This is a predicted structure of a 78-nucleotide RNA (c-di-GMP-I riboswitch aptamer) from a soil metagenome. The RNAcentral record of the sequence draws on MGnify.
RNA sequence: AAAGGCAAAGUCACCGAAAGGCGGCGACGCAAAACCAUGGGUCUACAGCCGUGAGGCCAAGAUUGCCAGGUUGCCAAA
Numbered sequence: 001a002a003a004g005g006c007a008a009a010g011u012c013a014c015c016g017a018a019a020g021g022c023g024g025c026g027a028c029g030c031a032a033a034a035c036c037a038u039g040g041g042u043c044u045a046c047a048g049c050c051g052u053g054a055g056g057c058c059a060a061g062a063u064u065g066c067c068a069g070g071u072u073g074c075c076a077a078a
Base pairs, nucleotide, nucleotide: 005030006029010025011024012023014021015020028065034071035070036069038068039067040066041063042062043061048057049056050055
C1' cells in the first nucleotide's frame, strides 16, 4: 500500500427517575474509537438532606469517542 475492524450526529424499538445504555438503520471521525471508572474533569439527581415554597445540595448512577494512568494488541513495510 491493500484487505479487514470500530462507528459520531440523527432516527426507530426497548431498558432507565434522569444522565445514559442496548439493538437496527446511519457514517462524523478513529491505529488502539480494544479492555479497566484507578486519578482528574464533565453529565444526571430517583432516594436522602435542607427549605413555608420556588428551589438548593448530594453519587452509590453515567461517561474510556474529555484527559491522564494501567493491561493487551491486527496487517504491511522498515